RNA sequence: GCGGCUGUAGUGUAGUGGUAACACAAGUGCUUCCCAAGCACUUAUCACGAGUUCGAGUCUCGUCAGCCGCU
Numbered sequence: 001g002c003g004g005c006u007g008u009a010g011u012g013u014a015g016u017g018g019u020a021a022c023a024c025a026a027g028u029g030c031u032u033c034c035c036a037a038g039c040a041c042u043u044a045u046c047a048c049g050a051g052u053u054c055g056a057g058u059c060u061c062g063u064c065a066g067c068c069g070c071u
Base pairs, nucleotide, nucleotide: 001070002069003068004067005066006065007064010024011023012022013021018054026042027041028040029039030038047063048062049061050060051059
C1' cells in the first nucleotide's frame, strides 16, 4: 500500500427498515440477628459524520479503532 471481518449499557452478547433487548455488574428496597443467596424496582447503550427513506442499530458512502490475510 491492497483486501476482508468486527464496532450495540461497566462487561459478554441478541436484534429480517417500524417502541432497542437478555445475562452478569452497579444502585435502591424487601427478606435475614448479620452476611451470602433469593425477590422486586431503578440507572445506563447503537464508534463518528453524511446520504436514502414517512421511518435507519439495520441499507449506501466516507472517517476512526481493533483483528486477520496479501504485498